[in-house]
Context: one part of a larger RNA
RNA sequence: GGCUAAUGGUGGAUGCCUUGACUGUAAGAGGCGAUGAAGGACGUACUAGACUGCGAUAAGCUUUGGGGAGCCGUCAAGAGGCUUUGAUCCAGAGAUUUCCGAAUGGGACAACCCAGCAUAGUGUGAACUAUGUUACUUCAUUUAUGAAGAGCGAACGAAGCGAAGUGAAACAUCUCAGUAGCUUCAGGAAGAGAAAUCAAUUGAGAUUCCGUUAGUAGCGGCGAGCGAAAGCGGAUUAGGGCGGCUAUAUUUAGCAUUUUGGUUAGUAGAAGUUGUUGGAAUGCAACGUCAUAGAGAGUGAAAGCCUCGUAUACGAAAACCUUAAUGUGGAACUAAGAUAGCGAACGAGUAGGUCGGAACACGUGAUAUUUUGACUGAAUAUGGGGGGACCAUCCUCCAACCCUAAAUACUACUUACAGAUCGAUAGUGAACAAGUACCGUGAGGGAAAGGUGAAAAGUACCCCAGUGAGGGGAGUGAAAUAGUACCUGAAACCAUUAGCUU
Numbered sequence: 001g002g003c004u005a006a007u008g009g010u011g012g013a014u015g016c017c018u019u020g021a022c023u024g025u026a027a028g029a030g031g032c033g034a035u036g037a038a039g040g041a042c043g044u045a046c047u048a049g050a051c052u053g054c055g056a057u058a059a060g061c062u063u064u065g066g067g068g069a070g071c072c073g074u075c076a077a078g079a080g081g082c083u084u085u086g087a088u089c090c091a092g093a094g095a096u097u098u099c100c101g102a103a104u105g106g107g108a109c110a111a112c113c114c115a116g117c118a119u120a121g122u123g124u125g126a127a128c129u130a131u132g133u134u135a136c137u138u139c140a141u142u143u144a145u146g147a148a149g150a151g152c153g154a155a156c157g158a159a160g161c162g163a164a165g166u167g168a169a170a171c172a173u174c175u176c177a178g179u180a181g182c183u184u185c186a187g188g189a190a191g192a193g194a195a196a197u198c199a200a201u202u203g204a205g206a207u208u209c210c211g212u213u214a215g216u217a218g219c220g221g222c223g224a225g226c227g228a229a230a231g232c233g234g235a236u237u238a239g240g241g242c243g244g245c246u247a248u249a250u251u252u253a254g255c256a257u258u259u260u261g262g263u264u265a266g267u268a269g270a271a272g273u274u275g276u277u278g279g280a281a282u283g284c285a286a287c288g289u290c291a292u293a294g295a296g297a298g299u300g301a302a303a304g305c306c307u308c309g310u311a312u313a314c315g316a317a318a319a320c321c322u323u324a325a326u327g328u329g330g331a332a333c334u335a336a337g338a339u340a341g342c343g344a345a346c347g348a349g350u351a352g353g354u355c356g357g358a359a360c361a362c363g364u365g366a367u368a369u370u371u372u373g374a375c376u377g378a379a380u381a382u383g384g385g386g387g388g389a390c391c392a393u394c395c396u397c398c399a400a401c402c403c404u405a406a407a408u409a410c411u412a413c414u415u416a417c418a419g420a421u422c423g424a425u426a427g428u429g430a431a432c433a434a435g436u437a438c439c440g441u442g443a444g445g446g447a448a449a450g451g452u453g454a455a456a457a458g459u460a461c462c463c464c465a466g467u468g469a470g471g472g473g474a475g476u477g478a479a480a481u482a483g484u485a486c487c488u489g490a491a492a493c494c495a496u497u498a499g500c501u502u
Base pairs, nucleotide, nucleotide: 001501002500003499004498005497006496007495008494009493015487016451017450020422021421022419023418024417025416026415027414028413029411030410031152032151039100040099041098042055043054044053046078049075050074051073061094062093063092064091065090066089070082071081072080105114106113107112115134116133117132118131119130120129121128122127136149137148138147139146140145141144156187157185158184159183160182161181167174171221197204198203208235209234210233211232212231218226219225239403240402241401242347244342245341246340247339248338251336252335254328255327256326257325258324261321262320263319264318266314267313268312272287273286274285275284276283288305289304290294296308297307298306352376353375354374355373356372357371358370359369362388383398384397385396386395387394438445439444458486461473462472463471464470
């Protein structure tokens, strides 16, 4: 020096665990905002920091209900207090709610600076303080007022604009794709929607969505590729209205009361003991017992009967949603409707055409149909559009006005439940003061980090030591090789001891 074994150190794999995630199902909700939002800054406790809550009334105030013994949020003790004269806590309603932020009196480098007007107060006074108010745009009208708007928000929706990487084994038409992205606007859904539609000699009868038709008919440097519809089967079903004037009766929207069910706190809720092992019984043994409850969780190991619950049965002062009924009103105004009379009326710079584009599965093609930038330009039901060039015949429908639930799409959010989903290099980036620390001028990027024990019982006291670090005794504990560098504690790596060997 090497090999082997044992004992340690280092290290943090593995096993076990779960506070956190992930994916769904069923419901709810589908918005918040000038009555100042979302998001923040700064404050706020006996308190130095962080999180949570709250706002100068500042871990809170008032009130109405619930509840019944502890409580003063967490890290996290201590001190000092509160509470059966009902606290803490839970729910409903209210009050307060600094400053910034659409931010809106003016300004500004967000959380700051400086004003006008009115009222009140203080000061001898210049002034100061408090409260309120003062932006812009649109609309309306009594012309000085009123109403509305703005901004934020995960996806879903409509509209406007609109790529490229790629594929075509290059590339230009084409494709990717009307996708991504940007912008505007809206709703709980949106959009579409009651045939100038299809069909084919039979007929159907608004729209939307799903399956099929069908990778068919077609389109296509006929390349790569793109790609229907009718019909059929389902989901769900619903149809309505129209410009004006006069008159009449009154209906609806609204409001009030009662009422149905629900949401937001809750209440009651069965049944086990002994022995034994053990640190501990839920284990084992014996004998019981409940079950409309043997879902689940916790408790010193594995519990129907210990605790919380569960089945089941109940419950709301208040607010909100919802079902139904009754009543009400100056019907003065507003919006809409009914009946009668009169009067009118069915949609013109439209349909169509020419040129240039676009959408239709359809790339201009023999290309119908839809749409429209420019230029043109009818008929009026004795009329007009369509049936894929075009013409005839036949069939079918009535454009150029408006409204319309459901079936459909989505889930930032709330509740309940589930999982041949993960289990700390996994699962969200985040189980921990995580969009934190940190990096970047900035847009932006973006971690690591869980586990003592049943219970802190977290090692009194003694000794060594630098009044160290650390350790040895002692003590706690079932265990301290469980000692806060803490469950288990692999390997690499480093030692010690023993053996063998060079």
Large-subunit ribosomal RNA, domain I from a metagenome, 502 nucleotides, folded computationally. It matches the Rfam family "Bacterial large subunit ribosomal RNA". Model confidence (mean pLDDT): 84 of 100.